Description
Predicted 3D model of RNase P RNA and transfer RNA as a complex of 426 nucleotides. It holds a member of the Rfam family "Bacterial RNase P class A". Rfam classes the family as a ribozyme. Rfam's curators write: Ribonuclease P (RNase P) is a ubiquitous endoribonuclease, found in archaea, bacteria and eukarya as well as chloroplasts and mitochondria.

RNA sequence: CGAGUCCGGGAGACGGUCGCGGCCGGGAUCACCGGUCGAGGAAAGUCCGGACUCCACAGGGCACGGUGCUGGGUAACACCCAGGCGGGGCGACCCGACGGAAAGUGCAACAGAGAGCAGACCGCCGAUGGCCGGCGACGGCACAGGCAAGGGUGAAACGGUGGUGUAAGAGACCACCAGCGUCCCGGGCGACCGGGGCGGAUCGGCAAACCCCACCGGGAGCAAGGCCAAGCAGGGACAGGGUGGCCCGCCCGUGAUGUCCCAGGUGGGCCGCACGAGCCCGUGCAGCAAUGCCGGGCCCAGAGAGAUGACCGUCCACGACAGAAUCCGGCUUAUCCCCGGACUCGCCCU
RNA sequence: GCCGGGGUAGCUCAGACGGUAGAGCAGCUCACUCGUAAUGAGCAGGUCGUCGGUUCAAGUCCGAUCCCCGGCUCCA
Numbered sequence: 001c002g003a004g005u006c007c008g009g010g011a012g013a014c015g016g017u018c019g020c021g022g023c024c025g026g027g028a029u030c031a032c033c034g035g036u037c038g039a040g041g042a043a044a045g046u047c048c049g050g051a052c053u054c055c056a057c058a059g060g061g062c063a064c065g066g067u068g069c070u071g072g073g074u075a076a077c078a079c080c081c082a083g084g085c086g087g088g089g090c091g092a093c094c095c096g097a098c099g100g101a102a103a104g105u106g107c108a109a110c111a112g113a114g115a116g117c118a119g120a121c122c123g124c125c126g127a128u129g130g131c132c133g134g135c136g137a138c139g140g141c142a143c144a145g146g147c148a149a150g151g152g153u154g155a156a157a158c159g160g161u162g163g164u165g166u167a168a169g170a171g172a173c174c175a176c177c178a179g180c181g182u183c184c185c186g187g188g189c190g191a192c193c194g195g196g197g198c199g200g201a202u203c204g205g206c207a208a209a210c211c212c213c214a215c216c217g218g219g220a221g222c223a224a225g226g227c228c229a230a231g232c233a234g235g236g237a238c239a240g241g242g243u244g245g246c247c248c249g250c251c252c253g254u255g256a257u258g259u260c261c262c263a264g265g266u267g268g269g270c271c272g273c274a275c276g277a278g279c280c281c282g283u284g285c286a287g288c289a290a291u292g293c294c295g296g297g298c299c300c301a302g303a304g305a306g307a308u309g310a311c312c313g314u315c316c317a318c319g320a321c322a323g324a325a326u327c328c329g330g331c332u333u334a335u336c337c338c339c340g341g342a343c344u345c346g347c348c349c350u
Numbered sequence: 351g352c353c354g355g356g357g358u359a360g361c362u363c364a365g366a367c368g369g370u371a372g373a374g375c376a377g378c379u380c381a382c383u384c385g386u387a388a389u390g391a392g393c394a395g396g397u398c399g400u401c402g403g404u405u406c407a408a409g410u411c412c413g414a415u416c417c418c419c420g421g422c423u424c425c426a
Stems, first nucleotide, its partner, number of pairs: 001346010012315007020038007040321001044332002047330005052221004064217005069083005084098001085096004099212002104210002106206002121151002123147003128144002130141004159177006178202001180199008225271004234262006242254004264425002278298005284293003316319001351422007360375004369406001377393005399415005
């Protein structure tokens, strides 16, 4: 200098004029004046997890749904951190729904000889039996039959290399390697890693198919829900504490109350609603980190489903995606660009 | 704001468990008819909303995203 990886931050700045919403004060209600605060990193999608509220609920189980390597963090999570294993990249680094396929059921179209207690199309052999030739040794044929090394099909075809062996061959046998099972030793909280012994010749895929195992989960959602005011018209179904019919039970009545349906009325106000898992600073403490604790400071949008804008000037890198509606923690998606830090690779110079 | 349902041929819809996508109407050609309709025979027409993932294989299973439709006040 070029190419790239990861982490963090910003999201025009300043001044002027006019305008909008909340709150506080003055004025004394109606204006008006002053002060103060006024969108985001995603406020979005509503995909997860909670807080909160109402309903339901003895306990346990089944069903259904979700999560799925290990350890930690957290109010909780499908999130975050650290680690393990697998995959990708020369590398910094990135990606992974990553329990179980020897619990069971099931799936594998087409192609292909054969695809789930495998199989023989081409091919190789034809020792043995058969046929032909030959006196014979033997030669030929490829009928019986043998083989699975090579070819071919497929996403996938029952380990690899070398040797022994044979008519040709093959874990048929042997050595080593890979893989599987099992036992032991060492390290680690653990996932797992390293080493060694033994065993039998040893084929896999799909669980984002049913399923098994472990853990988690009651339902609805702020249009939840509570209070006040106004107004109308009741009817039906079901459940039903209690109580009456003779003491109990069945049964028959009555019926506070609750749920649902039809009909009717209203379209007002207040609360919930913003001091919270809150924000900022720290050179603090514990921890690799996520995070927790401690100290100091701060109050920071909130409605009528409705406010946060417009214009001018200067500067720069010429300004993207987009706007709260109960709140909070995440994830995901959209986004012109700019700044800082750590690191990798290549080339050149000293 | 909150909660549900759905995107497959020009239109309306099928497509239990993944195996290469159909039906009716509409369209085109031919037959029948003097001609049209009806009827009969044949044909064409599909990025399964879009993008990823799982799988040998995805309309189907999983995730993300875009679009469309519906419901939800309070008092009795």